[in-house]
Fluoride riboswitch aptamer (crcB RNA motif), 74 nucleotides, folded computationally.

RNA sequence: GAACGCGAUGGGGAUGGAGCUCCCCGACAACCGCCCGGCGGUCGCCAUGCCGGGCUGAUGGCUCCUACCGCACG
Numbered sequence: 001g002a003a004c005g006c007g008a009u010g011g012g013g014a015u016g017g018a019g020c021u022c023c024c025c026g027a028c029a030a031c032c033g034c035c036c037g038g039c040g041g042u043c044g045c046c047a048u049g050c051c052g053g054g055c056u057g058a059u060g061g062c063u064c065c066u067a068c069c070g071c072a073c074g
Stems, first nucleotide, its partner, number of pairs: 010025004016065006033055007
């Protein structure tokens, strides 16, 4: 110095934060939810992309805080 392996002090587990815990990636990485319609695309279908609409969830898991929404009451 190179290759391979391991790996955190680094990054991440669809919406903010805290504690504990599990997992993924090892950087052109991991991760970036689901459904419907339209456009575009194609011989046609699909995929990717764009536009519009709808639904669930503030957690990977557990325990909480905060925000947001609905209802009721004052």